[in-house]
RNA sequence: CACUCAUCGAGACCGGCUGAGGGAUAGGCCCGACGAAGCCGGGGCAACCGCCGCCAUGCGGAAAGGUGCCAACUCCUGCGGAGCGCGUCGCCAGACGUUCGUUCCGGGAGAUGAGCC
Numbered sequence: 001c002a003c004u005c006a007u008c009g010a011g012a013c014c015g016g017c018u019g020a021g022g023g024a025u026a027g028g029c030c031c032g033a034c035g036a037a038g039c040c041g042g043g044g045c046a047a048c049c050g051c052c053g054c055c056a057u058g059c060g061g062a063a064a065g066g067u068g069c070c071a072a073c074u075c076c077u078g079c080g081g082a083g084c085g086c087g088u089c090g091c092c093a094g095a096c097g098u099u100c101g102u103u104c105c106g107g108g109a110g111a112u113g114a115g116c117c
Stems, first nucleotide, its partner, number of pairs: 003115006013042005021031003026077003043070003048066002051061004074109001079106007086097004
């Protein structure tokens, strides 16, 4: 790197060095000299592995150790489907169209962990 499984609407900063970018990607929209990204020191959040217990394919507890994380729902949307809004026809029931918006479902991509390689 690839593959498999699980999770992704919660949560979490204070300094030093540095000096202009960053939020994966495209379009938005945000953050940034009241100092971005990165490195260092300390702190914290959380609970995937690991530890302990149990009525044990899980549930609960603590948080040594291994990771991870500390702006915004994976910041929003982008691919497919359905409902609603909207437009047209119709006396009604409903039918057709859906550029766009919105709600839900499913994919793809991404991130993290564990396994495997």